[in-house]
Context: one part of a larger RNA
RNA sequence: ACGAACGCUGGCGGCGUGCUUAACACAUGCAAGUCGAGCGGUAAGGCCCUUCGGGGUACACGAGCGGCGAACGGGUGAGUAACACGUGGGUAACCUGCCCUGCACUCUGGGAUAAGCCCGGGAAACUGGGUCUAAUACCGGAUAUGACUCCAUCGCGCAUGUGGUGGGGUGGAAAGUUCUGGCGGUGUGGGAUGGGCCCGCGGCCUAUCAGCUUGUUGGUGGGGUAGUGGCCUACCAAGGCGAUGACGGGUAGCUGGUCUGAGAGGACGAUCAGCCACACGGGGACUGAGACACGGCCCCGACUCCUACGGGAGGCAGCAGCAAGGAAUUUUCCGCAAUGGGCGCAAGCCUGACGGAGCGACGCCGCGUGGGGGAUGACGCAUUUCGGUGUGUAAACCCCUUUUCUGGGGGAAGAAGUAAGUGACGGUACCCCAGGAAGAAGGACCGGCUAACUACGUGCCAGCAGCCGCGGUAAGACGUAGGGUCCGAGCGUUGUCC
Numbered sequence: 001a002c003g004a005a006c007g008c009u010g011g012c013g014g015c016g017u018g019c020u021u022a023a024c025a026c027a028u029g030c031a032a033g034u035c036g037a038g039c040g041g042u043a044a045g046g047c048c049c050u051u052c053g054g055g056g057u058a059c060a061c062g063a064g065c066g067g068c069g070a071a072c073g074g075g076u077g078a079g080u081a082a083c084a085c086g087u088g089g090g091u092a093a094c095c096u097g098c099c100c101u102g103c104a105c106u107c108u109g110g111g112a113u114a115a116g117c118c119c120g121g122g123a124a125a126c127u128g129g130g131u132c133u134a135a136u137a138c139c140g141g142a143u144a145u146g147a148c149u150c151c152a153u154c155g156c157g158c159a160u161g162u163g164g165u166g167g168g169g170u171g172g173a174a175a176g177u178u179c180u181g182g183c184g185g186u187g188u189g190g191g192a193u194g195g196g197c198c199c200g201c202g203g204c205c206u207a208u209c210a211g212c213u214u215g216u217u218g219g220u221g222g223g224g225u226a227g228u229g230g231c232c233u234a235c236c237a238a239g240g241c242g243a244u245g246a247c248g249g250g251u252a253g254c255u256g257g258u259c260u261g262a263g264a265g266g267a268c269g270a271u272c273a274g275c276c277a278c279a280c281g282g283g284g285a286c287u288g289a290g291a292c293a294c295g296g297c298c299c300c301g302a303c304u305c306c307u308a309c310g311g312g313a314g315g316c317a318g319c320a321g322c323a324a325g326g327a328a329u330u331u332u333c334c335g336c337a338a339u340g341g342g343c344g345c346a347a348g349c350c351u352g353a354c355g356g357a358g359c360g361a362c363g364c365c366g367c368g369u370g371g372g373g374g375a376u377g378a379c380g381c382a383u384u385u386c387g388g389u390g391u392g393u394a395a396a397c398c399c400c401u402u403u404u405c406u407g408g409g410g411g412a413a414g415a416a417g418u419a420a421g422u423g424a425c426g427g428u429a430c431c432c433c434a435g436g437a438a439g440a441a442g443g444a445c446c447g448g449c450u451a452a453c454u455a456c457g458u459g460c461c462a463g464c465a466g467c468c469g470c471g472g473u474a475a476g477a478c479g480u481a482g483g484g485u486c487c488g489a490g491c492g493u494u495g496u497c498c
Stems, first nucleotide, its partner, number of pairs: 001496002004494005011367006017360002019325001026321001028320003033068003038065002041061002045059001046057004075278003085202007094195002099191008107141004116131006147170010176183002204250003211241003216238008253275004257268004280301005303314004331357001333356003339353001340351004370400004380391004404439001405435006414425001442487005447468003453482005463470002
């Protein structure tokens, strides 16, 4: 010094912080939706009509098609000794939805399909057939700066190359809606942001690991990708790495930082922030601007659950919570009021991110448990040389105060948009009044180191102990008591690091 634990004790507040072990298994609820200003529509609710079958209407809206989001946010540290991270560069080898900005455009057609309706299959999960329909869903045609390629030409660069101008060829775009306010769509250039890839340098132990390597090292052609590349493939060559430690083994997420120390250094990497990796174990791709995707899909495996035995369902290392493991780590709380995020023109909806509250002396800091007076130095207790001495102004008693506490009254800021309205926390903080010393002290130690001593008990026993060492009949070292010392809502012990 600590994310601590254990023992004894425990009044209050603020700010922090809380599974270090089993990346063990998980009941239950919630954690990612939103848009009717894209579309066909109308399951539910309101109102009106009703022949009680139903119909209409606007507000809206279940399910569905479609769009955007779901790749963020949140968790964990298993793996990883690696361009994973840090730092400094490169990309003339690349991508980038939404956003900003410049230019040009938004012409003309078509066929389907879900929902719906009808008929089935299945225990269920779910699913088949027929028929009808819409779109900002899907597919043609037209036009097009630009793109790709070839030729000519002019510049630039460290090389592969790259930028501009002119011409030929190739294959290419779009979507409407609302209603005059808008929101959109397509192509292309620039920007911003975010990313991919490559390189120099840096940071663990082990030589009781000394040789390692065949896609291995390089080349050519091809494939693949946004893109370079043995990334993959065919052929060719025989290389490449290594005591400046290859290869192997062990351990480990990395960093900003944290702790310690005068510093140099050493140790660590909880909380917060950046990056990486993972999402039951392993593998794979799909969609997409972006994933090889925690709450998506497929396959294999282990496990759990449902089943009508034919077949299905699941993944808390999200927030709570449960079991287990453990010395040990919290509420199945409140709210979207603020900040931020997704969708939406907006109103708004969603948000276990977040803001708060709860629990734990787990830590740090602050406050209190009273202040003044009071000697017949009371009683009690301890001790005694029996005279006394100590506890000790301590108590009683008198006077005072009310931090805190209890009750009552008032009562925020945090709220920011033109205004109105809007607060979970919370009737909280804070202020005023009343009451009454009232409700609030313990722990360890007292042989030396090390601050603090006597009595009794015990008798190498019982026990103490960090080291030296105490205890065998007067023990300041064991146990108890009185007294004392040190800290104090804490005090000790243990563990670990400097």

Overview
The part of an RNA shown here (small-subunit ribosomal RNA, 5' domain) has 498 nucleotides and comes from an uncultured bacterium. The full RNA is in RNAcentral, with records from ENA and SILVA. Its Rfam family is "Bacterial small subunit ribosomal RNA". Its mean pLDDT, the model's own confidence on a scale to 100, is 85.